[in-house]
RNA sequence: AACAGAUAAGAUCUCUUAGUCCAUAUAUUCCCGCGAUAAGGGCGGGAGUUUCUACAGUCCGCCGUAAACGGACUACUAUGGGCGAAUAACCUCCCCGG
Repeated sequence: AACAGAUAAGAUCUCUUAGUCCAUAUAUUCCCGCGAUAAGGGCGGGAGUUUCUACAGUCCGCCGUAAACGGACUACUAUGGGCGAAUAACCUCCCCGG
């Protein structure tokens, strides 16, 4: 910069299911132990939620061989709610007038 963007189905008279959007939880986070070493950066436990579950994946960086990782993107799950309103342009139809 451009494009896209939400409702649908079934019951039958206001419900159900799915999807989607929003909100809350949790920060896909933190702590501890063990483990690996530039072809590596992992594993286990705990904390965290009026909360079940999950707590990872990929990429990039970084660490000159040591004990430490950093960033970005992507959710899932639980609960609650919404899924409409207005305006403009164009087209079609009807009525009235010229």
Record summary:
Model confidence (mean pLDDT): 80 of 100. Predicted 3D model of a 98-nucleotide RNA (Purine riboswitch aptamer) from Spirochaeta sp. NCBI's taxonomy places the organism under Bacteria, Spirochaetota, Spirochaetales, Spirochaetaceae, Spirochaeta. The sequence was found by an Rfam model in a public genome assembly. Rfam family: Purine riboswitch aptamer. Its Rfam clan is "Purine riboswitches". About the family: Riboswitches are metabolite binding domains within certain messenger RNAs that serve as precision sensors for their corresponding targets. Allosteric rearrangement of mRNA structure is mediated by ligand binding, and this results in modulation of gene expression. Gene Ontology term of the family: purine nucleobase biosynthetic process. The literature on the family includes a 2003 paper in Cell by Mandal et al., "Riboswitches Control Fundamental Biochemical Pathways in Bacillus subtilis and Other Bacteria".